A computed fold for a 99-nucleotide RNA from Alcaligenaceae bacterium 429, annotated as TPP riboswitch aptamer (THI element). RNAcentral holds the sequence, with entries from Rfam. Its Rfam family is "TPP riboswitch aptamer (THI element)". From the family's description: Vitamin B(1) in its active form thiamin pyrophosphate (TPP) is an essential coenzyme that is synthesised by coupling of pyrimidine and thiazole moieties in bacteria. Rfam links the family to the GO term thiamine pyrophosphate binding. The prediction has a mean pLDDT of 76.

RNA sequence: AGUCUUGACGCGGGGUGCUUCGCUAACAGCGAUGCUGAGAUCAUACCCGUAUAACCUGAACCAGAUAAUGCUGGCGUAGGGAUGUCUCUAGCUUUAGUC
Numbered sequence: 001a002g003u004c005u006u007g008a009c010g011c012g013g014g015g016u017g018c019u020u021c022g023c024u025a026a027c028a029g030c031g032a033u034g035c036u037g038a039g040a041u042c043a044u045a046c047c048c049g050u051a052u053a054a055c056c057u058g059a060a061c062c063a064g065a066u067a068a069u070g071c072u073g074g075c076g077u078a079g080g081g082a083u084g085u086c087u088c089u090a091g092c093u094u095u096a097g098u099c
Stems, first nucleotide, its partner, number of pairs: 001093003007086004011049004017035002020032004055080003061074004
């Protein structure tokens, strides 16, 4: 010095579904309840930033479960997908110097 690791800051990327009840002309919308989840829209939150998945596509996909839903698994080391600076670092590698 590099790699790897830690943290901070800046910047950036991303999702918001399903059930029941009420209001309603209404399968629109709004409010409340329940389910899964980090998050189910107000958020100065949450998750993620090079990636075998933060998320999107395939997908109105396949199997299982459920009151119902990407709810679970498969697909999936698939195809896409957003990074700079500083800091720390046991080990490893390299370079230079000294004895």